[in-house]
Molecule: transfer RNA
Organism: chicken gut metagenome
RNA sequence: UGGAAUAGCUCAAUUGGCAGAGCAAUGCCCUCGUAACGCAUAGGUUAUAGGUUCAAGUCCUAUUUCCAG
Numbered sequence: 001u002g003g004a005a006u007a008g009c010u011c012a013a014u015u016g017g018c019a020g021a022g023c024a025a026u027g028c029c030c031u032c033g034u035a036a037c038g039c040a041u042a043g044g045u046u047a048u049a050g051g052u053u054c055a056a057g058u059c060c061u062a063u064u065u066c067c068a069g
Base pairs, nucleotide, nucleotide: 001068002067003066004065005064008023009022010021011020017054025041026040027039028038047063048062049061050060051059
């Protein structure tokens, strides 16, 4: 100097307009039993603190951590 930070993990969010998916977890179904498949549920202060806006994960400022130079 540039990039990144969003669910337990890996990542989306269509140029500001209802925060989602896969895996994992829990319950149910299935099975002699386990796993897999199928159905459902739960899980988020979007790193922290401010600002702009009717409205911010998204724009602006500062800070913290990580990556690259």